[in-house]
């Protein structure tokens, strides 16, 4: 020591799918064999999504190996919020062709 490569903070973008549905529990109510719950807990049941993470399999290679924005849906998810692969910008650390 590079419009370069890893990471790693912070800062901006960032998609898809049910505010489903049963039960009990807490809650609240002018209510005590009642009622009501877009919100909390725990459990069960149907529907879906793909972009944390995991698995598979293409392309590479061709013996191992690697392995996608493809598939799978275990794991997450389906109002906002949060979380989010990627992307960009700063800034730090550490490789590096030359």
């Nucleotide at each position: 020591g590079a419009g370069u490569c890893u990471u790693g903070a912070u800062c901006g973008g960032g998609a898809g799918a049910g505010g489903g549905u049963u039960g009990c529990g807490a809650g609240c109510g002018a209510a005590u064999u009642c009622g009501c719950c877009a919100g909390c807990g725990c459990a069960g049941c149907c529907g879906c999504c793909g972009a944390a993470g995991g698995g598979g399999c293409a392309c590479u290679a061709c013996c191992c190996a690697a392995a996608a924005a493809c598939u799978c849906u275990c794991a997450g998810g389906c109002a906002a919020a949060a979380g989010g692969a990627c992307c960009g910008a700063u800034c730090a650390a550490g490789g590096g062709a030359c």